Overview:
Small-subunit ribosomal RNA, 5' domain from an uncultured Alphaproteobacteria bacterium, 485 nucleotides, folded computationally. Its mean pLDDT, the model's own confidence on a scale to 100, is 88. The full RNA is in RNAcentral, with records from Greengenes.
[in-house]
Context: one part of a larger RNA
RNA sequence: AACGAACGCUGGCGGCAGGCUUAACACAUGCAAGUUGAACGGGAUUUGCGGUGCUUGCAUCGCAGAUUUAGUAGCGCACUGGUGAGUAACACGUGGGAAUGUAUCUUUUAGUGGGGAAUAACUGUUGGAAACGGCAGCUAAUACCGCAUACGCCCUGAGGGGGAAAGAUUAAUCGCUGAGAGGUCAGCCCGCGGAAGAUUAGGUAGUUGGUGGGGUAAAGGCCUACCAAGCCUACGAUCUAUAGCUGGUCUGAGAGGACGAUCAGCCACAUUGGAACUGAGACACGGUCCAGACUCCUACGGGAGGCAGCAGUGAGGAAUAUUGGGCAAUGGGGGCAACCCUGACCCAGCCAUGCCGCGUGAGUGAGAAGGUUUUCGAAUUGUAAAGCUCUUUCAGGUGAGAAGAUGAUGACGGUAUCACCAGAAGAAGCCCCGGCAAACUUCGUGCCAGCAGCCGCGGUAAUACGAAGGGGGCGAGCGUUGUUC
Numbered sequence: 001a002a003c004g005a006a007c008g009c010u011g012g013c014g015g016c017a018g019g020c021u022u023a024a025c026a027c028a029u030g031c032a033a034g035u036u037g038a039a040c041g042g043g044a045u046u047u048g049c050g051g052u053g054c055u056u057g058c059a060u061c062g063c064a065g066a067u068u069u070a071g072u073a074g075c076g077c078a079c080u081g082g083u084g085a086g087u088a089a090c091a092c093g094u095g096g097g098a099a100u101g102u103a104u105c106u107u108u109u110a111g112u113g114g115g116g117a118a119u120a121a122c123u124g125u126u127g128g129a130a131a132c133g134g135c136a137g138c139u140a141a142u143a144c145c146g147c148a149u150a151c152g153c154c155c156u157g158a159g160g161g162g163g164a165a166a167g168a169u170u171a172a173u174c175g176c177u178g179a180g181a182g183g184u185c186a187g188c189c190c191g192c193g194g195a196a197g198a199u200u201a202g203g204u205a206g207u208u209g210g211u212g213g214g215g216u217a218a219a220g221g222c223c224u225a226c227c228a229a230g231c232c233u234a235c236g237a238u239c240u241a242u243a244g245c246u247g248g249u250c251u252g253a254g255a256g257g258a259c260g261a262u263c264a265g266c267c268a269c270a271u272u273g274g275a276a277c278u279g280a281g282a283c284a285c286g287g288u289c290c291a292g293a294c295u296c297c298u299a300c301g302g303g304a305g306g307c308a309g310c311a312g313u314g315a316g317g318a319a320u321a322u323u324g325g326g327c328a329a330u331g332g333g334g335g336c337a338a339c340c341c342u343g344a345c346c347c348a349g350c351c352a353u354g355c356c357g358c359g360u361g362a363g364u365g366a367g368a369a370g371g372u373u374u375u376c377g378a379a380u381u382g383u384a385a386a387g388c389u390c391u392u393u394c395a396g397g398u399g400a401g402a403a404g405a406u407g408a409u410g411a412c413g414g415u416a417u418c419a420c421c422a423g424a425a426g427a428a429g430c431c432c433c434g435g436c437a438a439a440c441u442u443c444g445u446g447c448c449a450g451c452a453g454c455c456g457c458g459g460u461a462a463u464a465c466g467a468a469g470g471g472g473g474c475g476a477g478c479g480u481u482g483u484u485c
Stems, first nucleotide, its partner, number of pairs: 001484003005481005012358006018351002020316001025314003029311003034075003039072002042069013082269003092193006100186002105182008113147001115145002122137006153162003167174003196240002202232003207229008244266004248259004271292005294305004322348001324347003330344001331342004361390004370381004394426001396421005404412001429474005434455003440469005450457002
């Protein structure tokens, strides 16, 4: 000098930031990912018209319209948000590389013909305490499957072979399919760089290389069969312990040293371990399956769960906040749109945790009283107070009142800000005073009680303990402790 700090005493206001460093411990409750009826059939509600029954304003049927939606289907859920357990590694940083993919987006080009079979919802029945099912029947689509077509596309033995589409509506659009290019994002490989220990010296059999085969979007022992016997290592292999990496942060004149909170980039993880499915993209935090531990429900047969999302609870700890408001802005998902969703985000609440700013009054005023000291003359507190004359920042009261919003829409918020009103009125402490190191006396105590960062003070005149008066430093803070330079 610094801090994501804590503790003690004290505490007026505002702005901007920050706020579980410990148990990647366990979690009650609510919310955090939906959306599209302009893909589809159905259900429910309702309006109008027409028919029937009549109890004359109700029931029912048909047509048309509106609203709503469980289900099928599409897109999203791989983003955003959290955490740092693991990882000493091409994980990260930087610079290169070739054997790759890429939904949505931009652009170019060519198409969008004609058919079929199902299935959920629904109905009936049935099992179960529940979770959730079974069987039979009906039905639609932008769901599924053939056929036709194929400039370009894929395979090829170069003869040939293979492969697509979907419609909707308010009539102007939104879509769908093949192919090329771009963009974006992602996967892979390599050089170099950044930690410790030799009281770790040898390690390695898919191990190192080759051939054939498989696999992947893609190179590759990535996998497999066979063959060879290699490969790494004192320029530190292997092993052990520690650790997310970086931009950066702190310190320092610098060189360095220490650290990696907030913010940003990358990586890894999502109760522990394993696995794949779907998909352009996951081996998927709020998806699936299996196994383990734990918790809960149960009719004992069987089931349910995963806050390292935002709040919040318990526990641990010296220690870290509200079960708040809003989608108004920015951004994201869906939708033609209206709009819906969004604990991302924007705000508010709590905390002197930090930085910065402001205030607790200004001028004048005799040397009052009181306190303390005293050489008893006085000195000091001290212009300090009172008194007199003023001012009103902030806080308080009253009124007005934004920007943030391109036309509409403001959670914040009657907030910021402005005007007026009253009255010095509501607002100062903490540490220290032997030397280092700015600041001195009296009393008490008597190696006791105590102080202390080091030197050291205290055993009867203690500037070092305790109190008082006085003084010094900083100031809404001041000290102590811890850590780094």